[in-house]
Context: one part of a larger RNA
This record gives sequence, C1' cells and structure tokens, in this order.
RNA sequence: CGCAGGAAAAUUGAGAGGAGCUGUCCUUAGUACGAGAGGACCGGGAUGGACGAAUCUCUGGUGUACCUGUUGUCACGCCAGUGGCACGGCAGGGUAGCUAAAUUCGGAAUGGAUAACCGCUGAAAGCAUCUAAGCGGGAAGCCGACCUCAAGAUAAGUUUUCCCUGAUUCUUCGGAAUCCUGAAGACCCCUUCGAGACUAGGAGGUUGAUAGGCGGAAAGUGUAAGCACAGCAAUGUGUUCAGCUGAUCCGUACUAAUUGGUCGUGAGG
Repeated sequence: CGCAGGAAAAUUGAGAGGAGCUGUCCUUAGUACGAGAGGACCGGGAUGGACGAAUCUCUGGUGUACCUGUUGUCACGCCAGUGGCACGGCAGGGUAGCUAAAUUCGGAAUGGAUAACCGCUGAAAGCAUCUAAGCGGGAAGCCGACCUCAAGAUAAGUUUUCCCUGAUUCUUCGGAAUCCUGAAGACCCCUUCGAGACUAGGAGGUUGAUAGGCGGAAAGUGUAAGCACAGCAAUGUGUUCAGCUGAUCCGUACUAAUUGGUCGUGAGG
C1' cells in the first nucleotide's frame, strides 16, 4: 500500500514445512517343518540405541552483586571489628536463571490409490490365458492421517462485536472549499517481562500490584557482633538452628508508571 467505510477479536485452510529409523529379549513354541542337527511365519508383550522436542520436579554443572573459612600485605590512631589488593587472592558450599550427563514425551495405530508380484472371472483363439472389457490382494515407498506455519490464497475468505447519521457555498454531479465535529480504536510516552540484537510481542499505567522498596515466607550459608563465663593463653561455652542473604513466592500503593499529545472521521464507488 492492497483486501471498496473504520476498528477489535475469533476462525476456515488453498498451500508450505516437519516427523517417518531400528536392535535385543520374553511369549506363542522347542510348536509347524525336519531323519536329525536345527528351527519359524502370523500374533501378543517388554526393554534399549541413535535422533528429535519440551522442561528444570529429581541428579548434577555453572552461578565474578549470596554465605563461610583462610594466607600475605596496606588502611580505618590502637585492641576488637571491618574494608582494599593479590586470577572472584585461595578454599568450602550455593538460590533464581541458563543448562545436560537429568526428566518427560515422540516415530505409532489407521484409511485410500498403487509398484514388483499373487489372483478371480474371461474372450480374441469352442482349449488355455491375471487382461483385451470387468473385479480383488499387495510395500519402510505415494496421498491422507500426526505436529507446526498459513487469507498478499490479489480468487485477498468466514463469524461475532464496537464506532461514525453536521451546516453553508460552489459543481463538469464525480466531487471540491470553509466552518463545526474528532467516534470505535490505535499510537506516542512511561513501569516492565518467563518477550527480545534493534524492532516486534506480552503484562500494566492510580478504577493500578507493572517494576523498585518494604513486610512475611521459601531457599542458601552455618551458630554474627557485642557482652558474660571458663582458661595464664590459644581457645571454648552461653546468649544463638544465630547473623547475613542476588534473581524465587505471597502480600503491601511507600516510590515510579503524572498531566497530556498525535493519528483515525461524519454512514461508506
């Protein structure tokens, strides 16, 4: 820009893409078959490999804004307590998120038309013949079915709901100009996200839990500082499962989403 008014939703599916793999074991059954050795079709069940998707409950990894221990040195006047630097100084753990080696799921079942091939009926050609007319069966393959996208599918589809019902003048009767009007809705802007390169998309913008803060909880670390007591002291014990804490959950308008502006018209060739 188009889809012959504008808008918000919900859809149909022309078409396109994806997937499509396979082992072993048990059973049927030591049956059919076979002198024996051996050893099935068909059918039923279980469990794997590789591949793929999703997810983070579990198992782990990471987790340089979390906690703790600790070495050297410097600083805060000193002690104590802290902080800086040394690869996050080193070391032990670890929430969220991300993640695989973790977890769950998938290939299936099934329909149609077929290939090679197997047939029925059957003439040409009194026989025979699957074929010439006609009718069946038949594959991991083909078309559906399964998953995803999809009306720019210009043949531009469908459904639901919402919005606009002014005046004057001119006119080549298509429309144009001035004034009034400015809807539904969308955007700008802002708070943001399990969304994201940017855009886009989602949740919100005071009639508000969108983010931060705060309160509580979860979870992590592992019993803070200070004081008291015991000990000559190192240290230990008590207060104390304490103290501290990033992303998680619930709640709460304390802070910030203020006020506003722009587009979009007037019933539709």
Description: Large-subunit ribosomal RNA, domain VI from a Bdellovibrionales bacterium, 269 nucleotides, folded computationally. The prediction has a mean pLDDT of 89. Rfam family: Bacterial large subunit ribosomal RNA. Lineage of the source: Bacteria > Pseudomonadati > Bdellovibrionota > Bdellovibrionia > Bdellovibrionales.